Description: Model confidence (mean pLDDT): 82 of 100. Small-subunit ribosomal RNA, 5' domain from a metagenome, 560 nucleotides, folded computationally. Its Rfam family is "Bacterial small subunit ribosomal RNA".
Context: one part of a larger RNA
RNA sequence: GAACGAACGUUGGCAGCGUGGAUUAGGCAUGCAAGUCGAACGGGAAGCCGGUGAUCAAUCCUUCGGGAGAGUGAAUCGGUGGAGAAUGGCGAAAGGGUGAGUAACGCGUGGGUAAUCUACCCACAAGUUGGGGAUAACGGUUGGAAACGGCCGCUAAUACCGAAUGUGGUCCUCUGGCGCAUGUCAGGGUGAUCAAAGAUGGGGAUCCUUCGGGACCUGUCGCUUGUGGAGGAGCCCGCGUCCGAUUAGCUUGUUGGUAGGGUAAAAGCCUACCAAGGCGACGAUCGGUAGCUGGUCUGAGAGGAUGGUCAGCCACACUGGGACUGAGACACUGCCCAGACUCCUACGGGAGGCUGCAGUCGAGAAUCAUUCGCAAUGCGCGAAAGCGUGACGAUGCGACGCUGCGUGGAGGAUGAAGGCCUUCGGGUUGUAAACUCCUGUCAUGAGGGAGCAGUACUUGCCCGCCGAAUAAGCGGGUGGGGGCGAUAGUACCUCAAGAGGAAGUCACGGCUAACUCUGUGCCAGCAGCCGCGGUAAUACAGAGGUGGCGAACGUUGUUC
Numbered sequence: 001g002a003a004c005g006a007a008c009g010u011u012g013g014c015a016g017c018g019u020g021g022a023u024u025a026g027g028c029a030u031g032c033a034a035g036u037c038g039a040a041c042g043g044g045a046a047g048c049c050g051g052u053g054a055u056c057a058a059u060c061c062u063u064c065g066g067g068a069g070a071g072u073g074a075a076u077c078g079g080u081g082g083a084g085a086a087u088g089g090c091g092a093a094a095g096g097g098u099g100a101g102u103a104a105c106g107c108g109u110g111g112g113u114a115a116u117c118u119a120c121c122c123a124c125a126a127g128u129u130g131g132g133g134a135u136a137a138c139g140g141u142u143g144g145a146a147a148c149g150g151c152c153g154c155u156a157a158u159a160c161c162g163a164a165u166g167u168g169g170u171c172c173u174c175u176g177g178c179g180c181a182u183g184u185c186a187g188g189g190u191g192a193u194c195a196a197a198g199a200u201g202g203g204g205a206u207c208c209u210u211c212g213g214g215a216c217c218u219g220u221c222g223c224u225u226g227u228g229g230a231g232g233a234g235c236c237c238g239c240g241u242c243c244g245a246u247u248a249g250c251u252u253g254u255u256g257g258u259a260g261g262g263u264a265a266a267a268g269c270c271u272a273c274c275a276a277g278g279c280g281a282c283g284a285u286c287g288g289u290a291g292c293u294g295g296u297c298u299g300a301g302a303g304g305a306u307g308g309u310c311a312g313c314c315a316c317a318c319u320g321g322g323a324c325u326g327a328g329a330c331a332c333u334g335c336c337c338a339g340a341c342u343c344c345u346a347c348g349g350g351a352g353g354c355u356g357c358a359g360u361c362g363a364g365a366a367u368c369a370u371u372c373g374c375a376a377u378g379c380g381c382g383a384a385a386g387c388g389u390g391a392c393g394a395u396g397c398g399a400c401g402c403u404g405c406g407u408g409g410a411g412g413a414u415g416a417a418g419g420c421c422u423u424c425g426g427g428u429u430g431u432a433a434a435c436u437c438c439u440g441u442c443a444u445g446a447g448g449g450a451g452c453a454g455u456a457c458u459u460g461c462c463c464g465c466c467g468a469a470u471a472a473g474c475g476g477g478u479g480g481g482g483g484c485g486a487u488a489g490u491a492c493c494u495c496a497a498g499a500g501g502a503a504g505u506c507a508c509g510g511c512u513a514a515c516u517c518u519g520u521g522c523c524a525g526c527a528g529c530c531g532c533g534g535u536a537a538u539a540c541a542g543a544g545g546u547g548g549c550g551a552a553c554g555u556u557g558u559u560c
Stems, first nucleotide, its partner, number of pairs: 001560004006556005013405006019398002026361003030358003035090003040087001047080006056071001059068003097316003106241008116233003121229008129163001131161002138153006168194004172189007198221006206215003242288003249279003254276008291313004295306004318339005341352004369395001371394003377391001378389004408438004418429004442501001444496005454484002457481009504549005509530003515544005525532002
């Protein structure tokens, strides 16, 4: 000199863009952060409409016994409606947080997989036949303070289970090609084995019909088998990746083999047996420290330091362990066990996990709102409308950083007054002020007022696809209508008034730009280094003046 996720002191006008728990991976009240699909499925509350109508009853008639009765409307039946649950599907393994652990194939880079898997998506080939038994919800009953259950009975499915078919896949076998060994690719076989589910629109000849509809044809979305792709993931290898030798030896599943098991998959990954190996001064082992990288800071570079925000990878989710489900987890807001802690309890037993967004306590020099919205971008589900989304988009707070703008401009010498200095002549503050003439950025008030937003839906025309079809449906193009904006009445524009509301901070002995006076008297104090201060201190304190930077300035810490 440059830099910072900074802190502290003094000061503080506005805007834009960034950025903000670095310490206790300490404990957490409260709210929200993952749902969605009725076009998979059974049932169906409230409400609304219509019918029957217990009860009460204005009023009228009356032979005073009673009768008619607008209206009220319990209960019940039918229709509509679709809440909250249940089964089922997909998602919940993404997105979001943190850096505790980890010196490791964890990361980076380059390869291998002839040792592998892959839901959703895309392309292609083929199929989607015919049956069965349950079960939740629900009803009944019952246990428990609760959490949550037990028993009996009914019912549906794209839930579950057989059967058929086998294009095809897998296994076995034969032939041929190829390769880096195990092998792999292509073709054949009377062989063995392995599938499926429906939903929702449209149609008019024929057939059936319980007159609702169905068979039949067809569109869309699904389902099953297989091949390939895309994206994703697993595993393996070469090289690189901090300090300590005041750590020199380390290792028994250890190193290799055989057999078996296991995995999607190679392998001591696991087990049994056999052999005695394997690593190490090219630093094993042990100890300490640490997430790694793209990058960031500095530097002419080489290098050094660093890894916050953003992006990629890894690891973790109260602590430790475990598996289940699933294409994918050994799963942050799933399950089980143990432990610590907190809470409820009828003492028998239960509930919980902010290293999600806000927020709170604690510790700390120190780090924000218990805000608004799904309008945009994206993600999940859905045929779609749409729903959800503390991701995200926004606003708020903090001079924490960077950038921009302003705090006025021009003129103005009786060089005013005051201050300070003085050799008492004057000098300086200083065109500075006053004063005159202007301007109107920002702030203030008033008026107008966006972009971000394209598209759902609907309708007309045209083209194409499927189709028996001039129905319907799907895709594309082009006109019309039309709902939807958190930010926000914000940005921006115009007008109004008036210099009005907006400057500090540090230094002035040398390094180092900038000097005098007064006070103090080795005291009080200053100080980055050298050093100042003991009666003329340009070094302490105050004042005037000057210099630097400026909405900041200085100090401290850290890095180069």